């Protein structure tokens, strides 16, 4: 310099064209003498950034940024 994959909450991860789910963490309750663990409930991402396709884009294309890896 090229080839691939990938980018989603605080962290990891799911959604493969139809308004983004779950676990972990975080706050509130019950429960207990108290923690812990347990169960319930709540908050919390409009998806790395820009454009294009489509009635509709995390998802398809294009271009940039980063991170992995192989190749020189």
């Nucleotide at each position: 310099g090229g080839g691939c994959u990938c980018g989603u909450g605080g962290u990891c991860u799911a959604a493969u064209g139809g308004u983004a789910g779950g676990a972990c963490a975080c706050u509130c309750c019950a429960u207990u003498g108290g923690c812990u663990a347990u169960g319930g409930a709540g908050a919390g991402a409009c998806u790395c950034c820009g454009g294009g396709u489509u009635c509709g884009a995390c998802u398809c294309c294009c271009g940039g940024c980063g991170a992995g890896u192989c190749c020189a």
Molecule: transfer RNA
Organism: Candidatus Woesearchaeota archaeon